[in-house]
Context: one part of a larger RNA
RNA sequence: CGCUGGUUAAGGAACUCGGCAAAUUUACACCGUAACUUCGGGAGAAGGUGUGCCCUUUGAUGUGUAGCGGUUUACCCGUGAAGCGUUGGGGGGUUGCAGAGAAACGGGGGUGGCGACUGUUUACUAAAAACACAGGACUCUGCGAACUCGUAAGAGGACGUAUAGGGUCUGACGCCUGCCCGGUGCUGGAAGGUUAAGGGGAGUUGUCAGCGCAAGCGAAGCAACGAACCGAAGCCCCAGUAAACGGCGGCCGUAACAAUAACGGUCCUAAGGUAGCGAAAUUCCUUGUCGGGUAAGUUCCGACCUGCACGAAUGGCGUAACGACUUCCCCACUGUCUCGACCAGCGACUCA
Numbered sequence: 001c002g003c004u005g006g007u008u009a010a011g012g013a014a015c016u017c018g019g020c021a022a023a024u025u026u027a028c029a030c031c032g033u034a035a036c037u038u039c040g041g042g043a044g045a046a047g048g049u050g051u052g053c054c055c056u057u058u059g060a061u062g063u064g065u066a067g068c069g070g071u072u073u074a075c076c077c078g079u080g081a082a083g084c085g086u087u088g089g090g091g092g093g094u095u096g097c098a099g100a101g102a103a104a105c106g107g108g109g110g111u112g113g114c115g116a117c118u119g120u121u122u123a124c125u126a127a128a129a130a131c132a133c134a135g136g137a138c139u140c141u142g143c144g145a146a147c148u149c150g151u152a153a154g155a156g157g158a159c160g161u162a163u164a165g166g167g168u169c170u171g172a173c174g175c176c177u178g179c180c181c182g183g184u185g186c187u188g189g190a191a192g193g194u195u196a197a198g199g200g201g202a203g204u205u206g207u208c209a210g211c212g213c214a215a216g217c218g219a220a221g222c223a224a225c226g227a228a229c230c231g232a233a234g235c236c237c238c239a240g241u242a243a244a245c246g247g248c249g250g251c252c253g254u255a256a257c258a259a260u261a262a263c264g265g266u267c268c269u270a271a272g273g274u275a276g277c278g279a280a281a282u283u284c285c286u287u288g289u290c291g292g293g294u295a296a297g298u299u300c301c302g303a304c305c306u307g308c309a310c311g312a313a314u315g316g317c318g319u320a321a322c323g324a325c326u327u328c329c330c331c332a333c334u335g336u337c338u339c340g341a342c343c344a345g346c347g348a349c350u351c352a
Stems, first nucleotide, its partner, number of pairs: 001347008010338002014336001019333001027051005036041001038172001052094012067079004071074001095099001107331004112326002114323002119131002135170007147156003173318004178248003183245002185241005192236003198230002203225005210217002249267005276310001277307001288304005
């Protein structure tokens, strides 16, 4: 010096990103217990008091001797002084520094955020506000179901049958969930446009008999091309649909101080963000401004609204209970610190 324990005057979080670590608390009995609440909780809330031993008295109760009573006379039943045991209450005394004498054995409270909850997870750096979840919604599926695995047979779904099964989103509960179908998707429609193979075969070309002095023309056949025209779904097209993917404006003016604009004008759009919330796990400017808490507060809480860039099942806003989650504050407590010190054990170190 390191590690693991122990003690520590005065102070008591001044430490630190942060009370990390440590300390406090701790059992049992009794008293007592707030806001809030889904009336179950919250709650062991919080906060208090008691606890050893001896003597005495008293209650309850177990067992049960003697006694008493009973009968079916039995090693019987009922009751029950005594004795022994269990567990309470009252009074008095006594003792130590200390009586749950050691050990095991909750620190507590307030306030926000997130997630309802119990659960699940990155086996070996993440346990969480992530996943799941009951509940909600949309959608597909009529049974040889949809869907999944398999080339298939076949199997799962299911020895189930729409109060069932699959997929997707949301995520208890309460109050709610606004507008847009122009784009993309899905569903429906079938008149028209477009459109493949295929059908069709006008026509063109090669070759060749034949004709012609030649240039060349050229039937049939065999080949190679091939225009109209007929051809489905799809796409175009017409509708519907947002708890489908998604989207939810700009500029200018105006009220008898000023400021602001209920009001008006104009441009654009498919429609221009409703309720609720809001410097937020979202706010750049920003340590916004005001209030609270502190002597002093970039954090925190309550407001304001100028929302760079909240917003309604990619759910919005609340919410009791719950959380090894996260923010801030307070009480208690402490070697975290002021600021160190000492002790024990084991290392390191020296020597062998």
Large-subunit ribosomal RNA, domain IV from a metagenome, 352 nucleotides, folded computationally. It matches the Rfam family "Bacterial large subunit ribosomal RNA". Rfam links the family to the GO terms ribosome and structural constituent of ribosome. The coordinates come from a structure-prediction model, not an experiment, and the mean pLDDT is 89. The RNAcentral record of the full RNA draws on SILVA.